[in-house]
RNA sequence: AUAUUCCCUGUGGGAGAGACCGGGACGCCUAGCGCGGCCCGGCGCCGAAGGAGCAACCGCCCCGGAAACUCUCAGGCAGAAGGACCGCAGGGAAGAC
Numbered sequence: 001a002u003a004u005u006c007c008c009u010g011u012g013g014g015a016g017a018g019a020c021c022g023g024g025a026c027g028c029c030u031a032g033c034g035c036g037g038c039c040c041g042g043c044g045c046c047g048a049a050g051g052a053g054c055a056a057c058c059g060c061c062c063c064g065g066a067a068a069c070u071c072u073c074a075g076g077c078a079g080a081a082g083g084a085c086c087g088c089a090g091g092g093a094a095g096a097c
Stems, first nucleotide, its partner, number of pairs: 004094010018043001020042005026036003029032001044077003050073001051071003057065003
């Protein structure tokens, strides 16, 4: 110093599932079983933030690390936001042959 690996930032892509029901106060005005967001309760559903569980497998094998599997505590179910993961760019760390 390179292949490569990891972290951060920016950027592009990025699924699933009720625009559900009831109540409350507030605001708007076309003054109506209207609209908007917020709070509370209820049932139904999704899994790709996070979290937890089992485990193939791996290791320094006492023990530990472990998923896109599983559970839904959390989160989510028009749009927005978020979003595992993937691509590109920049910066940082490690670093064989």